The part of an RNA shown here (small-subunit ribosomal RNA, 3' major domain) has 479 nucleotides and comes from a Leptospiraceae bacterium. Its mean pLDDT, the model's own confidence on a scale to 100, is 86.
[in-house]
Context: one part of a larger RNA
RNA sequence: UGACGGGGGCCCGCACAAGCGGUGGAGCAUGUGGUUUAAUUCGACGAUACGCGAAGAACCUUACCUGGGCUUGACAUGCACUGGACGGGUGUAGAGAUACGCCUUCUCGUCUAAGAGCCGGUGCACAGGUGUUGCAUGGUCGUCGUCAGCUCGUGUUGUGAGAUGUUGGGUUAAGUCCCGCAACGAGCGCAACCCUUACCCUAUGUUGCUACCAGGUAAUGCUGGGCACUCUUAGGGAACUGCCGGUGACAAACCGGAGGAAGGUGGGGAUGACGUCAGAUCAGCAUGGCCUUUAUGUCCAGGGCGACACACGUGCUACAAUGGGCGGUACAAAGGGACGCAAAGCCGCGAGGCGGAGCAAAUCCCAAAAAGCCGCUCACAGUUCGGAUUGCAGUCUGCAACUCGACUGCAUGAAGCCGGAAUCGCUAGUAAUCGCGGAUCAGCCAUGCCGCGGUGAAUACGUUCCCGGGCCUUGUACA
Numbered sequence: 001u002g003a004c005g006g007g008g009g010c011c012c013g014c015a016c017a018a019g020c021g022g023u024g025g026a027g028c029a030u031g032u033g034g035u036u037u038a039a040u041u042c043g044a045c046g047a048u049a050c051g052c053g054a055a056g057a058a059c060c061u062u063a064c065c066u067g068g069g070c071u072u073g074a075c076a077u078g079c080a081c082u083g084g085a086c087g088g089g090u091g092u093a094g095a096g097a098u099a100c101g102c103c104u105u106c107u108c109g110u111c112u113a114a115g116a117g118c119c120g121g122u123g124c125a126c127a128g129g130u131g132u133u134g135c136a137u138g139g140u141c142g143u144c145g146u147c148a149g150c151u152c153g154u155g156u157u158g159u160g161a162g163a164u165g166u167u168g169g170g171u172u173a174a175g176u177c178c179c180g181c182a183a184c185g186a187g188c189g190c191a192a193c194c195c196u197u198a199c200c201c202u203a204u205g206u207u208g209c210u211a212c213c214a215g216g217u218a219a220u221g222c223u224g225g226g227c228a229c230u231c232u233u234a235g236g237g238a239a240c241u242g243c244c245g246g247u248g249a250c251a252a253a254c255c256g257g258a259g260g261a262a263g264g265u266g267g268g269g270a271u272g273a274c275g276u277c278a279g280a281u282c283a284g285c286a287u288g289g290c291c292u293u294u295a296u297g298u299c300c301a302g303g304g305c306g307a308c309a310c311a312c313g314u315g316c317u318a319c320a321a322u323g324g325g326c327g328g329u330a331c332a333a334a335g336g337g338a339c340g341c342a343a344a345g346c347c348g349c350g351a352g353g354c355g356g357a358g359c360a361a362a363u364c365c366c367a368a369a370a371a372g373c374c375g376c377u378c379a380c381a382g383u384u385c386g387g388a389u390u391g392c393a394g395u396c397u398g399c400a401a402c403u404c405g406a407c408u409g410c411a412u413g414a415a416g417c418c419g420g421a422a423u424c425g426c427u428a429g430u431a432a433u434c435g436c437g438g439a440u441c442a443g444c445c446a447u448g449c450c451g452c453g454g455u456g457a458a459u460a461c462g463u464u465c466c467c468g469g470g471c472c473u474u475g476u477a478c479a
Stems, first nucleotide, its partner, number of pairs: 001479002003476003007473007015463002019426005026317008034308002042053002064303007073126001077125008087104007107116002128292002131290003137286002139281003142277001144275001149188006155164003168179003194269004199237005205231001208227002212225004240263001243257005306445001319419001323378007335366003340359002345354003385416001390411007432455007
């Protein structure tokens, strides 16, 4: 100087408390451990692994296993020799890779020769490796933590390591600001600048809108005017403790108020200091060393990654009446669409099929929002709750749904009557609850992830205690 203390003081955070809803019990989904297996590819392991890499494992992917093949190689560059344009179609054998054939075609050119380009063959240099080391590395990321800290120059001080500044008194979300002070300044962080949202103005007026005028209809901005309003997307304005009162050291600031769409960082996001964990990643990529080279490379078929006495994590659906079922009837936002989204109409109980208007989309489509509201029904039961499991019949995608897809119909109707010890999230348009969209994607094992809106709470006395953190101080046999 740090680190640590079941030392002290001060202060924060859904840390506790106050509340609301869960997890832990059930069934299923998914990840992991374990076990099994020819293989169940690999990585990630307290917080900071476990719906994580994977934003799509039937083949492919694929790295694993079994079997069948290849050895200058699936891929790159170069040299030497040698053959042929490349390509297109097709036959036989085979699981295919591949092997052997047949037909067709005949590039450019100092003009028939060399050569160039492209495709093979042989040989040589070499390729290749998801083999190993993340404790050799780059890059990137997680974490402490959006915590308020981390440092430097000069000066001063101490023999020195160092100290001072950065401590102290107030204050703040903040090393934020004020005052004081052997310090005076400065840098990286904080804040602001950026995006979005909330209000207003100006511009804009189609594909958007429809107050007003006119036309038309069973009805609808449907049509002609119109650009007021909504809205679109550009540019501005607006909030600064600016104003008033009080408290305070006359300061910084705090408390209350006015006006205002918004008030004290307005809400949300992006943004992550010096560093820590030899944290994670050699399997995204790059890369040193080591290892491999008829194999640890590469091609193919099939299988596996999907196994299942079990254990754990994360979720979904429930256990019902604030509910289930049936009928009627409203109101979103944000997205996506040409290898696409697909309307009307017709067929089918349905998944879906036929059909193909329109739309590179403020125009058309996906598209029905759902909870809600209005009726009817069920009457507390393992039920008209719950939907697992299983049987049969189908639909769709795809070369192909046996291992191993999703969905539909009929039948079946399991556990489950609110969950032990324990444990998690959340402070407001939040929790809870309800649906909608998107990426990946042929399809989909999505209940995941990332977004969007609808409805919309309760509670916070307080900081004694648990956890994590910041500053000062103290002890130490630790570094």